[in-house]
RNA sequence: AAUAAGUUGUAGCCUAAAUCCGCCGAUGGCGGAUGCGGGGGAACCGAUAGUAGGGGCGUAUUUCCCGGGAUAUUUUCGGGAAUAGGGUACUUCCAAUCCCGAGCCCGUCAGCUAACCUCGCAGGCGUUUGGAAGGGCAAUG
Numbered sequence: 001a002a003u004a005a006g007u008u009g010u011a012g013c014c015u016a017a018a019u020c021c022g023c024c025g026a027u028g029g030c031g032g033a034u035g036c037g038g039g040g041g042a043a044c045c046g047a048u049a050g051u052a053g054g055g056g057c058g059u060a061u062u063u064c065c066c067g068g069g070a071u072a073u074u075u076u077c078g079g080g081a082a083u084a085g086g087g088u089a090c091u092u093c094c095a096a097u098c099c100c101g102a103g104c105c106c107g108u109c110a111g112c113u114a115a116c117c118u119c120g121c122a123g124g125c126g127u128u129u130g131g132a133a134g135g136g137c138a139a140u141g
Stems, first nucleotide, its partner, number of pairs: 006140005012125003018034007035121006045111001053109001054106004062082009085100003090134007
């Protein structure tokens, strides 16, 4: 100087939603590449529908109760209780606990789908516990 086992400490999350480069009138804007994600789109296969429309993103689907509105028996708004499903902090598995169970878009139109075409990379928040296994980084050794 390096370093094995061991010991101690440590890491932001949901989401596809990140990284890098270049240019400009420059603390902002534009463009490109890589990576990640979505949609459209043959054959084969599948399907038999068509304003009571239909479809897409997303975990966010479905049932019941109460109240208000509309109408020709169904629909819409608000509230509540459940529920399919989703998340809970390095990763995976098991369990507990807690939380979400929304919203938006296309515009009469789309099953799957190779080639091909096309779009997005926003936003919101913070990290509760136990067990098993496995690694990263730092210090010590």